[in-house]
RNA sequence: UCUAGAUAAAGCCAAACCUGUCGUGAGAUGGGGACGGAAAGCUGCGGGUCUUAUUAUUCUUCAAAGAACUAGAAGAUAGCCGGGUUGCCAAA
Numbered sequence: 001u002c003u004a005g006a007u008a009a010a011g012c013c014a015a016a017c018c019u020g021u022c023g024u025g026a027g028a029u030g031g032g033g034a035c036g037g038a039a040a041g042c043u044g045c046g047g048g049u050c051u052u053a054u055u056a057u058u059c060u061u062c063a064a065a066g067a068a069c070u071a072g073a074a075g076a077u078a079g080c081c082g083g084g085u086u087g088c089c090a091a092a
Base pairs, nucleotide, nucleotide: 005089012037013036017032018031019030020029021028022027035079041085042084043083045082046081047080048077049076050075051074052073055071056070057068058067059066060065
């Protein structure tokens, strides 16, 4: 230095839930709170999942309208998985 991560040490982050704010929404964020985490640090590059409106398609309907799936578009999710990148410690 790389791989790896312990009944080590110093620490770190913070799920659900409650609450304030922002957002059409998924969700984000401040405070409280700890389920957990060796990257639960950062990064939307690939996949997955979720949200939104509209177009196309199908069904019901006199029509308006409503409902459903898929595709495209925009967004969210890093504590869904993988990739990239940075980092503490010192046993084996």